Overview: Predicted 3D model of a 72-nucleotide RNA (transfer RNA) from a Bacteroidota bacterium.
RNA sequence: ACCGGGGUGGCGCAGCGGGAGCGCGCGGGACUCAUAAUCCCGAGGACGUUGGUUCGAACCCAACCUCCGGUA
Numbered sequence: 001a002c003c004g005g006g007g008u009g010g011c012g013c014a015g016c017g018g019g020a021g022c023g024c025g026c027g028g029g030a031c032u033c034a035u036a037a038u039c040c041c042g043a044g045g046a047c048g049u050u051g052g053u054u055c056g057a058a059c060c061c062a063a064c065c066u067c068c069g070g071u072a
Base pairs, nucleotide, nucleotide: 001071002070003069004068005067006066007065010024011023012022013021018055026042027041028040029039030038048064049063050062051061052060
């Protein structure tokens, strides 16, 4: 330099045009003599950045930033 993949709550990931969700963790509660386990409830992200397409974008397109891998 070029090619490919990734960037979504604290962490790990899903979601591939119209509800932003799951697990773990965190806070509260139930159960228990108590703890663990289990169950219930809750808080927490506008989806790397900017622009474009569209009635509508996390999802499509472009540029850029960043991480990983590969080729020379």

The RNAcentral record of the sequence draws on ENA. RNAcentral records the identical sequence in 2 taxa.